Source information
This is a predicted structure of a 148-nucleotide RNA (c-di-AMP riboswitch aptamer (ydaO/yuaA leader)) from an uncultured Solirubrobacterales bacterium. It was read from a public genome assembly, where an Rfam model found it. Model confidence (mean pLDDT): 77 of 100. The model forms 92% of the base pairs in the Rfam consensus.

RNA sequence: GAUGCAGACCAGCCGAGUCGUGACCACCCAGUGUGGCCACGAGCGGGGGAACCAAGUUGUUGGGGCUAAGCGCUCGAAUUUCUGAGCGCCGCGCAAACUCUGAGCGCGCGCCCGUCAGCUCACCUCGUAGGCACAGAUAAGAGCGGUC
Numbered sequence: 001g002a003u004g005c006a007g008a009c010c011a012g013c014c015g016a017g018u019c020g021u022g023a024c025c026a027c028c029c030a031g032u033g034u035g036g037c038c039a040c041g042a043g044c045g046g047g048g049g050a051a052c053c054a055a056g057u058u059g060u061u062g063g064g065g066c067u068a069a070g071c072g073c074u075c076g077a078a079u080u081u082c083u084g085a086g087c088g089c090c091g092c093g094c095a096a097a098c099u100c101u102g103a104g105c106g107c108g109c110g111c112c113c114g115u116c117a118g119c120u121c122a123c124c125u126c127g128u129a130g131g132c133a134c135a136g137a138u139a140a141g142a143g144c145g146g147u148c
Stems, first nucleotide, its partner, number of pairs: 007148004012132003018042005024036004028031001043128006053118001062116001063113004070089006077081001090108005098143004103138001
């Protein structure tokens, strides 16, 4: 140094929503400091946008986008329909470094464009929030990593 074996550790969550540089403002532990805000860049995420392909699409029963946040059936009320309940299918999350599997426990909101948009190279453009937890959270099987 390599290989094998064994043991220990790898603990905040959802979300694209993180990092770097610089200016300004505020604070005090006065520093290569902390926080706020703005700009630029990187990373991540979204939208628009040819050919080819796909498609006869829409015309108040508009159409479309973000997001997991949808579809169908039944019942009830009501008669343009709406709300609630139940069932089925489907989608999403759960603290494991990471992935898969089945089970269990939860979620299926909200917002936007404005009559308009299939896919889509080049190109153009937008966002980089918010919310939750203090219980080791939900435990198991298999696979596969890093450090000692």